[in-house]
C1' cells in the first nucleotide's frame, strides 16, 4: 500500500428488512441450619457519521478499531 473479514449485554454466541434472543454473570426472593444445586423474578446490547425506505443490527457509502493474506 492492496486485497478480505469482524464490530450486537460484564463474557461467549444468535438474529440477514417488521418492534434484538440464548447462555454465563450481576442484584433480589424461594428451598436449605449454612453453603453448593434447584426455581422465580429482575438488569444491561447492535462501533461511530450519513444515505435509501413506512419501518435498518440487516441495505448503500464513508470513517475508526481488530485480525488475515500479498509485497
Nucleotide at each position: 500500500u492492496a486485497g478480505g473479514a469482524a464490530a450486537u449485554a460484564a463474557u461467549a454466541c444468535a438474529a440477514g428488512g417488521g418492534a434484538a434472543g440464548u447462555a454465563u454473570g450481576g442484584a433480589g426472593g424461594g428451598c436449605c441450619u449454612u453453603g453448593a444445586u434447584c426455581c422465580c423474578u429482575u438488569u444491561a446490547g447492535u462501533g461511530c457519521a450519513g444515505g435509501u425506505u413506512c419501518a435498518a443490527u440487516u441495505c448503500c457509502u464513508g470513517u475508526u478499531u481488530u485480525c488475515c493474506u500479498a509485497g

The RNA shown here (transfer RNA) has 71 nucleotides and comes from Phaetusa simplex. The sequence is in RNAcentral, with records from Rfam. The prediction has a mean pLDDT of 80. RNAcentral records the identical sequence in 2 taxa. It matches the Rfam family "tRNA". It is annotated as a transfer RNA.